The RNA shown here (c-di-GMP-I riboswitch aptamer) has 84 nucleotides and comes from Anoxybacillus tengchongensis.
[in-house]
RNA sequence: UAAAAGUAAAGGCACAGCUAAGGAAACUUAGCGUCGCAAAGCUAUAGGGGCUAAGGGGAGAACCUAUGCCAGCCAGCUGCCAUU
Numbered sequence: 001u002a003a004a005a006g007u008a009a010a011g012g013c014a015c016a017g018c019u020a021a022g023g024a025a026a027c028u029u030a031g032c033g034u035c036g037c038a039a040a041g042c043u044a045u046a047g048g049g050g051c052u053a054a055g056g057g058g059a060g061a062a063c064c065u066a067u068g069c070c071a072g073c074c075a076g077c078u079g080c081c082a083u084u
Base pairs, nucleotide, nucleotide: 004084006081012037013036017032018031019030020029021028022027035072041077042076043075047074048073049070050069051068055065056064057063
């Protein structure tokens, strides 16, 4: 330097839940938290999938619909650390 793997170390992220704020909701942000993660980093006007349904459609409380969301569902792109 390259490849493989992520057992141990350092460092990183942070599910559920709680508090506060925003939002119609999904959900997001901040703090606590610690289920887990070797990409749990980035991407939702390139793809699949999922959530919500304010507004609109609808005879309608059913149902349909994204311009609203989810990257910790798949996918794409990029990359740190020490060890073997």

About this RNA
Its mean pLDDT, the model's own confidence on a scale to 100, is 80. It was read from a public genome assembly, where an Rfam model found it.